[in-house]
Order: sequence, then C1' cells, then structure tokens
RNA sequence: GGAGAGGGACGGGUGGUCGCAGGCAACUUUGCUUGAGGAAAGUCCGGACUCCAAGGGACGGAGUGCUGGGUAAUGCCCAGGAGGAGUGAUCCUCGGUAAGGGCCAUAGAGACUUCAAACCGCCUUCAACAGAAGGCAAGGGUGGAAAGGUGAGGUAAGAGCUCACCAGCAUCGGAGAGAUCCGAUGGCUCGGUAACCCCCACUCGGAGCAAGGCCAAGCAGGGUUUGGGUGGUCCCGCCCUACAAACCCGGGUAGGCCGCUUGAGAGGGACCGAAAGGUUCCUCCCAGAUAGAUGACCACCCACGACAGAAUCCGGCUUACAGUCCCUCUCCACUU
Repeated sequence: GGAGAGGGACGGGUGGUCGCAGGCAACUUUGCUUGAGGAAAGUCCGGACUCCAAGGGACGGAGUGCUGGGUAAUGCCCAGGAGGAGUGAUCCUCGGUAAGGGCCAUAGAGACUUCAAACCGCCUUCAACAGAAGGCAAGGGUGGAAAGGUGAGGUAAGAGCUCACCAGCAUCGGAGAGAUCCGAUGGCUCGGUAACCCCCACUCGGAGCAAGGCCAAGCAGGGUUUGGGUGGUCCCGCCCUACAAACCCGGGUAGGCCGCUUGAGAGGGACCGAAAGGUUCCUCCCAGAUAGAUGACCACCCACGACAGAAUCCGGCUUACAGUCCCUCUCCACUU
C1' cells in the first nucleotide's frame, strides 16, 4: 500500500427571529426550562403492570432443544464442545434413526440387512454359434443416496475373505463440572429422513393500557316530602291513581381525572468474574400528547445530509440506513 475479519461511536454544525407541546415561577401575558430514534419500525420472542379465571393429579396440546453459566425472563447473551466453510482473522449449523413404526417420487435389475441388489460385465462347468446352470459385488450404468474408504495379499473371478492405515461401533481405562476428548482392546460394517409419527428433557391459565380504576352533566328509572285535583253518598282522616316542585338513591352515557412516565433508569468510580454479568458508592432527571407538540425562515460553514418519527413501560431479536470516524486482528506485496 492492497484485500479482508470482528467490534464500537456519530447520523449535518453554529448563531438569530417567529411558532408548537409539557413543566415551573410569577401573575394577565410574560420569563425560565425541557422536547424523538439507533432503529421510535416489524409486533417475532421474553417480562413488568392490570383485570378475569383457578382444588390436586393424569392424559392431550403447544413451544424450546449440544454443554455449562448469566438474567426479572427469553427462542436472548457469554464461554466451551462437535461438524462444516475459509490460506487466515473469522463465520455457519446443532437432542435421539443401535426403542419402534412410516416414507424414500422419477430413473434404475435392485432403495435397506440379506427373506430375490445380477441390467451390462467378469469367472467356472455343460455346450463349443446361439444358449443353459452356477459363482461374483471388483469395473460400467441409474440415482440425492448402491450395502465402509484407500492400498496390498488372496482367488477360477471376486469379496473384511485376510492384513495395514483411516472412518464408524462396542467394551475397558484415563482427563473434564459437562457436552466431549485421549488411549487400549475387540468383533467386523450398521443408508437417508425426526419442518413424518414417535422417544427423551425442560417450559407453558386467558386477555391486554381501547388493560383497569375514580368523579360524573343531560335523558330515562326508583324513593320520600309537599301541593292542589279526581274517585269511594257528604265532612275530616286514610288509601289509590295521575301531574308538578324540591330533595335523595343506585347503575352509568357525554365529559373530566388517574393509570402516564423515577425506571430491571442514565453517566462515572471501586470491587468480584475468563466473559455475559453482578455488588456497591457518587452525580443527574432525560418527551408524555389525547385529534395528538417536536416546525418554519434567515445568515455562515462543510464532506451538502440516509433510513425513518414516540402513544403503558422495559429486555432482546430481526429488518431499513447517504456518509464519517475510531479500535483490534488476518492475508498478500513492497521498503528499511
């Protein structure tokens, strides 16, 4: 210098004028102060919070899935393991097919454990042209996959038939907290698919801030009292019915208030831990609307400005993103 790998920060700046929303002061129109994001997004996971439901257990269903740790919790994060990709930094994937069942289209002779894997081919015998009987799993062909791989011996030709190495399996020993790894021995080889059923382990009530709570006009309803009226032959009293007024009652609409933003909070320090993270101390307060604010204009500067905008709140994941800066690491080339 070039090509990469992993991670982090920023996301036009400064000044002025006028606005908008919240808060606090004054107090009658002013002042001060605060005002989007790294994803506010998708709503895909996990919680807090609220209401409803709820004896216990079993079955069923759904989800997750290597091991250990972190966390309020997770399908997230950290560390490790195995397999795969890359020269490398690094990245991607993850229970069990030796409990059992199912499936493996087309092609192919044959699709899974020997009960028919013999189509071409090779070999032996009969025959000696054709063909018939048998052996073979080496070679060819089909296929995503063909019955461990490579080499040597062996044989009529062949074959784990025998041997060496490799892969896999079982047993034993050792290391580790575990996934797993290492070594020895042994027999001889066992296909794939679990986003098919299934098996194993763990987790799981439902709805969601339009949750939910408080106050409460008007209208309608109920009650009490009073008033005058009608009816029971007359008067009084009582009762009933309808009306009016006043007061009260419960539910509750419009409307208002709470929930609402001080929180698993932000910044910094110390200690513990390999890390994720934890403990503790100090400082700070950083949008909270309800038709919904966060904008417009001017001046200057530059690299000429991307994706996009809160609506109960957090922790994650995923997706979108012009451009700028920083840190660590790898490979190649060159110079000293």
Description
Predicted 3D model of a 336-nucleotide RNA (Bacterial RNase P class A) from Pseudothermotoga sp. The prediction has a mean pLDDT of 78. Rfam family: Bacterial RNase P class A. Rfam's curators write: Ribonuclease P (RNase P) is a ubiquitous endoribonuclease, found in archaea, bacteria and eukarya as well as chloroplasts and mitochondria. It is recorded under the gene name rnpB. RNAcentral holds the sequence, with entries from ENA. Of the family's consensus pairs, 88% are formed in the model.